A computed fold for a 109-nucleotide RNA from a Planctomycetaceae bacterium, annotated as Glycine riboswitch aptamer. The prediction has a mean pLDDT of 78. The sequence was found by an Rfam model in a public genome assembly. Taxonomically the source falls in Planctomycetaceae (Bacteria, Pseudomonadati, Planctomycetota, Planctomycetales).
[in-house]
RNA sequence: GUGAUUCUGUUGGAGAGUGACGUCGCAUCAUGCGGUGUCCACCGAAGGGGCAAACCCUGAGCCGAUGCUCACGGGUGAAUCUCUCAGGUUCAAGGACAACAGGGUUCCC
Numbered sequence: 001g002u003g004a005u006u007c008u009g010u011u012g013g014a015g016a017g018u019g020a021c022g023u024c025g026c027a028u029c030a031u032g033c034g035g036u037g038u039c040c041a042c043c044g045a046a047g048g049g050g051c052a053a054a055c056c057c058u059g060a061g062c063c064g065a066u067g068c069u070c071a072c073g074g075g076u077g078a079a080u081c082u083c084u085c086a087g088g089u090u091c092a093a094g095g096a097c098a099a100c101a102g103g104g105u106u107c108c109c
Base pairs, nucleotide, nucleotide: 001107003106004105005104006103007102008101009100010099011098012097017040019039020038021037022036023035024034025033026032041089042088043087047085048083049082050081054076055075056074057073058071059070060069061068062067
């Protein structure tokens, strides 16, 4: 040091069921509130899975040669894409990510 990475704090931060039927606890005159099980519907932005170009390997073919082409072969391979395992579906909480501030590790000078 306007490199990389990570942590903490502050601020911002989307989507989709206040679903149905049971069960337990709490509270109330009553309506309720919370946990949990099954089923149906739905969401993608904790986490996790999948892959394109490209590259590498292997095989075949081509070329005077560095190499080139093909494979309905293998491997590596990103995301806010995709899947929906996990998670979530009033508010709250959580929340990828972003901005700012501060610290750790590392890199360069």